Molecule: transfer RNA
Organism: Prasinoderma coloniale
RNA sequence: GAGCCUGUAGCUCAGUCGGUAGAGCGCACCCUUGAUAAGGGUGAGGUCCGUUGUUCGAACCAACGUAGGCUCA
Numbered sequence: 001g002a003g004c005c006u007g008u009a010g011c012u013c014a015g016u017c018g019g020u021a022g023a024g025c026g027c028a029c030c031c032u033u034g035a036u037a038a039g040g041g042u043g044a045g046g047u048c049c050g051u052u053g054u055u056c057g058a059a060c061c062a063a064c065g066u067a068g069g070c071u072c073a
Stems, first nucleotide, its partner, number of pairs: 001072007010025004019056001027043005049065005
């Protein structure tokens, strides 16, 4: 220098066919117990790496950046 992949909740990830964001773990509260552990319920928490564009509508499509990884030179 070139190509490809990845970036979504505190962590690990899903969502990929454009229709307004979810799971598990963790956290808070409650139930259950004589008290724990285990189990169950409820809730908080993200404008989806950034900017611009396309569109009635973008996490999702396009362009340019940016961070990490792999390969080639």